[in-house]
Context: one part of a larger RNA
């Protein structure tokens, strides 16, 4: 010197990205216990108090020795309360620094963000705000169900269930909502009318030649080429419907009697131009906005304002009691984190054998 431990004057977060780590709290009884609140909670809120042994008397509570009367004479009824044990109190004592004498055993409030709770998860760097819930809601499914496993099989799960059921997406208790756009995509319904394979049907031509011929050609049948016209189904075109389907949800001038600002007016464009909430937010670039509050000082925190680069309503939107080994900020209380180290104990390291 390094590791595990334990103690510390005075001071208490001055340390740190950050009270990491440490300390502090603690059983058990009795007092008292706020904001909010889904009226169940919150809550062991929070904050006091008290607790060992000793002797004395009395009170409950179990048990029921003994005893005495009674009669229907029986395992019988009454009444007595000895001892013994356990309960909560009282009222004097007594020793210690110290009585929950040790071990084991919550710090503690306020304020916000997400998540609704209990669960679940990256087995061996992540326990979460991430998944999953309960509820909500669209959608498909009428029974040889859809949907899925399988060889497009048998057969199986679905299910010995039957739409209050079963699959499939999405959203997440709860409260109060869930606006506008059907032009694109995607899904449904309709079948007029366009387009449209394979098949079906199957002409014209055109090669060959029996035969005829003015020798130039002409040419049935057959065989052989050839592939129109008809005719035909989903799909697409086309109509129309559909957002808790993928999705989207403007710009520019001017204007009120100060000044600003603009309820209004004009025009471009679009399918339709962002509705309630909410907002420098887990979204804010300028930016440590800006004003308040908290501190002697506060890029983080809380509260506002809207200038939202680039919230926005189930990709759900804004609340939210309760829950959280969650994140953030403050505050008591408490201490070797620190001022600032120091001393013990024990393992190693070193030296000697």
């Nucleotide at each position: 010197c390094u590791c595990u431990u334990g103690u510390u004057a005075a001071g208490g977060a001055a340390c740190u990205c950050g009270g990491c780590a440490a300390a502090u709290u603690a059983u058990c009884c009795c007092c008292g216990u706020a904001a909010c609140u889904u009226c169940g909670g919150g809550a062991g809120a929070a904050g006091g108090g008290g607790a060992g042994c000793c002797g004395c008397a009395g009170a409950g509570u179990g048990u029921g020795a003994u005893u005495a009367u009674c009669c229907u004479u029986g395992c019988g009824a009454u009444a007595u309360g000895a001892g013994c044990a356990c309960u909560a109190g009282g009222c004097g004592g007594c020793c210690g620094c110290a009585g929950a004498g040790a071990a084991a055993u919550g710090g503690c409030c306020c304020a916000g963000g997400c998540g609704a709770c209990u669960g679940u998860u990256u087995a061996g760097c992540a326990a979460a705000a991430a998944c999953a819930c309960a509820g909500c809601a669209c959608u498909a499914u009428g029974c040889u169900a859809a949907g899925c496993c399988g060889u497009c099989a048998a057969g199986g799960c679905a299910a010995u269930g039957u739409a209050u059921a079963u699959g499939g997406u999405g959203u997440g208790a709860u409260g109060c909502c869930u606006g506008c756009c059907c032009a694109a995509u995607g899904c449904c319904a309709a079948a007029a009318g366009g387009u449209c394979a394979a098949g079906g049907u199957g002409g014209a031509u055109u090669g060959u030649u029996a035969g005829c011929u003015u020798c130039g050609g002409c040419g049935a049948a057959g065989c052989a080429u050839g592939a129109a016209a008809c005719u035909c189904a989903a799909g697409c075109c086309c109509u129309g419907g559909u957002g808790a389907a993928u999705g989207g949800c403007g710009g520019c001038c001017g204007u009120a009697a100060c000044u600003a600002u603009a309820a209004c007016g004009g025009u471009c464009c679009u399918a339709a131009g962002g509705u309630a909430g909410c907002g420098a937010a887990a979204u804010u670039c300028c930016u440590u906005g800006u004003c308040g509050g908290g501190u002697a000082a506060g890029u983080u925190c809380c509260g506002a304002c809207c200038u939202g680069c680039a919230c926005g309503a189930a990709u759900g939107g804004c609340a939210u009691a309760a829950c959280g080994a969650u994140c953030u900020g403050g505050g008591c209380g408490c201490u070797g984190u620190c001022u600032c180290a120091a001393c013990a104990a024990g393992a190693g390291a070193c030296u000697c054998g």
This is a predicted structure of a 353-nucleotide part of an RNA (large-subunit ribosomal RNA, domain IV) from a Dehalococcoidales bacterium. Its mean pLDDT, the model's own confidence on a scale to 100, is 86.